Predicted 3D model of a 73-nucleotide RNA (transfer RNA) from a Clostridia bacterium. Its Rfam family is "tRNA". Rfam's curators write: Transfer RNA (tRNA) molecules are approximately 80 nucleotides in length. The coordinates come from a structure-prediction model, not an experiment, and the mean pLDDT is 81. Taxonomically the source falls in Clostridia (Bacteria, Bacillati, Bacillota). It was read from a public genome assembly.
[in-house]
RNA sequence: GCUGAUGUGGCACAGGUGGUAGCGCACAUCCUUGGUAAGGAUGAGGUCGCGGGUCCGAAUCCCGCCAUCAGCU
Numbered sequence: 001g002c003u004g005a006u007g008u009g010g011c012a013c014a015g016g017u018g019g020u021a022g023c024g025c026a027c028a029u030c031c032u033u034g035g036u037a038a039g040g041a042u043g044a045g046g047u048c049g050c051g052g053g054u055c056c057g058a059a060u061c062c063c064g065c066c067a068u069c070a071g072c073u
Stems, first nucleotide, its partner, number of pairs: 001072007010025002013022001019056001027043005049065005
């Protein structure tokens, strides 16, 4: 330099034939216990790496850029 993959709450991930985002763990409050752990209930937290375009509507389609990983020369 070229090619490909990935980027989504604190962490690990799903959602990729467009219709305003979900699971698990973790976290907060409450219940349960003599107390902890386990268990149960409720809740907070992300506008999806950044910028633009298409569209009535974009995490999803298109373009550019950034970061990480892998491969080729």